[in-house]
Context: one part of a larger RNA
RNA sequence: CACUCUCCAAGGAACUCGGCAAAAUAGCCCCGUAACUUCAGGAGAAGGGGUACCCCCUCACAGAGGGGGUCGAAGUGACCAGGCCCGGACGACUGUUUACAGAAAACACAGGUCUCUAAAAAGUCUUAAGACCAUGUAUGGGGGCUGAUGCCUGCCUAGUGCUGGAAGGUCAUGGAAGUUGAUGACCUGAUGACAGGGGAGCCGGCGAUCGAAGCCCCGGUGAACGGCGGCCGUAACUAUAACGAUCCUAAGGUAUCGAAAUUCCUUGUCGGGUAAGUUCCAACCCGCACAAAAGGAGUAACGAUUUGGGCACGGUCUUAGAGGAGACUCG
Repeated sequence: CACUCUCCAAGGAACUCGGCAAAAUAGCCCCGUAACUUCAGGAGAAGGGGUACCCCCUCACAGAGGGGGUCGAAGUGACCAGGCCCGGACGACUGUUUACAGAAAACACAGGUCUCUAAAAAGUCUUAAGACCAUGUAUGGGGGCUGAUGCCUGCCUAGUGCUGGAAGGUCAUGGAAGUUGAUGACCUGAUGACAGGGGAGCCGGCGAUCGAAGCCCCGGUGAACGGCGGCCGUAACUAUAACGAUCCUAAGGUAUCGAAAUUCCUUGUCGGGUAAGUUCCAACCCGCACAAAAGGAGUAACGAUUUGGGCACGGUCUUAGAGGAGACUCG
């Protein structure tokens, strides 16, 4: 010096991103215990007192209670053995997760809702056979979103998706009336390898027309994907605009909340807390760019979550010092 411990005058978080670390609290008995609350909790709330040994008495003879006394600084005498309180955020909760840098506000969850599914179910794996679902049958099963509970969940169906639609338009493979070409027995040119014609069959081209789904079209549907305006003027101080005008749209953001895990300007402004507060709490609303199941806004309980304050404690610090064991040296 590094590691791991022990102790400390006065102060008491002045340390630091931050009370990180350490200290403090602690068992059992008795008293006592607030806001809030889903009436179960909160709660071991908080905050106090007691705790050893000896003698006597009472009882249900395990122990407990009462009275008296003794000793110590100290009686759960060592070990063992909760620190607590007050606000805010997020997530209801117990659970789960990045085996080896993240345990969380992420995942899950009970509850809610939408949708598919009538049984050879839907859905999934597979070329198939076959299998899961399920030896199940709609109070069942699959999928999506949300996430306890209490209060709520607004407007838009124009686009996209889904869904319904015996009309109409378009339309493939395929069929088809017809039409057309090649070939063709055979016929004609006295004969001919040449020329013309040519039944049936066969091989092609075109084709009126028939024709499903789909698409077009017509409806519905938002706890489907999603979206939820601009400009100008106006009141008897000023300011502001309940009001009016105009353009556009499918409709122009309702309730709630709001400088927020969201606010750029911004350390917004005001109030509180401090001697002093970019954090925190309570308001305001000018929401760059909140917003209603990618849920909105509350909420008791819960949390090795996060953030602010306080009490206790206290070498984190002012500010350093002493000691132990090891390393090290000698034997």
A computed fold for a 331-nucleotide part of an RNA from Chenopodium quinoa, annotated as large-subunit ribosomal RNA, domain IV.
Its mean pLDDT, the model's own confidence on a scale to 100, is 86.